[in-house]
Bacterial RNase P class A from a Candidatus Limnocylindrales bacterium, 356 nucleotides, folded computationally.
Rfam family: Bacterial RNase P class A. Rfam describes the family as follows. Ribonuclease P (RNase P) is a ubiquitous endoribonuclease, found in archaea, bacteria and eukarya as well as chloroplasts and mitochondria.
The organism belongs to Candidatus Limnocylindrales, within Bacteria.
The gene name in the source record is rnpB.
Its mean pLDDT, the model's own confidence on a scale to 100, is 75.

RNA sequence: CGAGGCGACCGGACGGUCGCGGUCCCGGACGGGGCGACCCGCCCGGGCACGAGGAAAGUCCGAGCUCCACGACGCAGGGUAGCGGGUAACACCCGUCCGCCGCGAGGCGAGGACCAGCGUCACAGAGACGAGCCGCUGCCCGGUUCGCCGGGCGGCGGGUGAAACGGGCAAGCUCUACCCGGAGCAAGGCCGAAUAGGAGGGCACGAUCGCGGCCUCGGCCACGAUCAGGAGCGCGUCGCUCCGGCCCUCGGGUAGGCCGCUGGAGGCCGCGGGCGACCGCGGUCCGAGAUGGAUGACCGUCCCCGCGAUCGCGAGACCGCGGGACAGAACUCGGCUUACAGGUCGCGCUCGCUGG
Numbered sequence: 001c002g003a004g005g006c007g008a009c010c011g012g013a014c015g016g017u018c019g020c021g022g023u024c025c026c027g028g029a030c031g032g033g034g035c036g037a038c039c040c041g042c043c044c045g046g047g048c049a050c051g052a053g054g055a056a057a058g059u060c061c062g063a064g065c066u067c068c069a070c071g072a073c074g075c076a077g078g079g080u081a082g083c084g085g086g087u088a089a090c091a092c093c094c095g096u097c098c099g100c101c102g103c104g105a106g107g108c109g110a111g112g113a114c115c116a117g118c119g120u121c122a123c124a125g126a127g128a129c130g131a132g133c134c135g136c137u138g139c140c141c142g143g144u145u146c147g148c149c150g151g152g153c154g155g156c157g158g159g160u161g162a163a164a165c166g167g168g169c170a171a172g173c174u175c176u177a178c179c180c181g182g183a184g185c186a187a188g189g190c191c192g193a194a195u196a197g198g199a200g201g202g203c204a205c206g207a208u209c210g211c212g213g214c215c216u217c218g219g220c221c222a223c224g225a226u227c228a229g230g231a232g233c234g235c236g237u238c239g240c241u242c243c244g245g246c247c248c249u250c251g252g253g254u255a256g257g258c259c260g261c262u263g264g265a266g267g268c269c270g271c272g273g274g275c276g277a278c279c280g281c282g283g284u285c286c287g288a289g290a291u292g293g294a295u296g297a298c299c300g301u302c303c304c305c306g307c308g309a310u311c312g313c314g315a316g317a318c319c320g321c322g323g324g325a326c327a328g329a330a331c332u333c334g335g336c337u338u339a340c341a342g343g344u345c346g347c348g349c350u351c352g353c354u355g356g
Stems, first nucleotide, its partner, number of pairs: 001352004005347006012302007020051002024047005030041004053326001057337002060335005065184004077180005082096005097111001098109004112175002117173002119169003129166001133158011188259004198250006206227005212221004229243005266285008303324006310317002
């Protein structure tokens, strides 16, 4: 100098104008309560400080929290898997052994058990797992033209193939050991209108017809229609529209509101323990809580990247244009996975080339 490995981090900066969210403070308007000082609610204006992420994402694991269920054990179902450790817990993390990949720094691993059973092993091959193709050969039996032939029980070799009687495979069923109740903040809790409907009570209550119910059998109740009745259109008549009960109390639900709701297995710093994950002690800090859902837009200066023009031998200088990602909280944590323009730092790290 080049090519890599591992780990950690940033992910535009500053200023101005306008706008949004929530909390607090000040001033003002309105409503309610109180004799009053004042308090509560809501709205407007101003002000201080604050207002997305490394993944807020996928919702894939593990928890906290909440409600429901629950005698114990087993079965079913789901999950985990060398060994040891960390942790609230985990399928996460650390250390280590083994296997594989890489020249190496390092990386990856779905790494319990095929002496329980089942399944399966492409092509080739007689045969892929209670087998027997070809050749040679030992013993026994039978036959014989005495050369041998056939059969049984064995032995050795050959060929095919990744593997040939030895087996492999559990990212196949299965077995073994261990773990696992269910649903999720739309969890769950509290307050609670208007209208309709429910229960109780009080007052009012006509007629006819139809239909139905109850029953002590001649009364009661309910529904529908018509008329009478009531209300409104200033009054009267006509006409039209509406009502056909009214009032009080109680309880449930709905709309809506409040809580849960952000201070936590929390961040940072120091010291100590541990190879490490991590743990202990001390100090310090408070950093979003919306509910159709705020965290934005524009301008200026600068920064980074790309392209083009000019100057310069060159490194580069300057000007113009374009671009600056992935993506956005919604109960909260610990992980994993996935997406991401561009950039920074560290390591007595690795490999190659070169100079002294």